[in-house]
This record gives sequence, C1' cells and structure tokens, in this order.
RNA sequence: CACCUCCGACAGGGGAGCGCACAGCGCUGAGAGUGCGGGGUUCGCCCGCAGACCCUCCGUACCUGAUCUGGGUAAUGCCAGCGCAGGGAGAUCGGUCCACCUCCAGC
Repeated sequence: CACCUCCGACAGGGGAGCGCACAGCGCUGAGAGUGCGGGGUUCGCCCGCAGACCCUCCGUACCUGAUCUGGGUAAUGCCAGCGCAGGGAGAUCGGUCCACCUCCAGC
C1' cells in the first nucleotide's frame, strides 16, 4: 500500500400482487400499504411526503417485451421459460483486512 471480505456514512434507484366469509384472515415474497397531508366518481380508489424492506455496474432491486409461452393453483408474474435479451440507480466516501512492491533493522 490495491482488489476482495466485512462494517459504517452520505447520496441515488425501486415495487407493493392474488383470494375470502373483508375492523380480519389465507398464498407467494426481503417487502404485499404503517403514519401524515391532499383529491375524487365514496370505491377500504388515486396522488404527495415520511417509514419499513430490497437494490446501486460481478447491476439476482425494478421496468419493458407481456393482454407472452409451458406447468400448476382456490387465485395471482405462484413456478419455470423468455434471459449471457433490451433498459436500469455511486464505477461515492471512511474504516477493516492486506498481496506484489519499496524502505529500515537484525542474522
């Protein structure tokens, strides 16, 4: 003293589906709408901010193709394919660890 590993900070990027007997419960998942504010056709709908969670180039977050294909399910992006696909937000900072190399000392 580099990468890597692990930890932290700041910044940035994201999604929130399916079903039922719907103040709740069940399925998958890291996460399936917790809080505040606003709007509307009053539907437990939409938007904004915050929170939780995940992801930031070795990009397995997420989006597109996709009202896709096959399988399965009570149902769903539930599983697999598509997929080395096309996109996608830091090639950030600090610590930890530490090879080569360099220097010093001893033998």
A computed fold for a 107-nucleotide RNA from Micromonospora sonchi, annotated as TPP riboswitch aptamer (THI element).
Lineage of the source: Bacteria > Actinomycetes > Micromonosporales > Micromonosporaceae > Micromonospora.
It matches the Rfam family "TPP riboswitch aptamer (THI element)". Gene Ontology term of the family: thiamine pyrophosphate binding.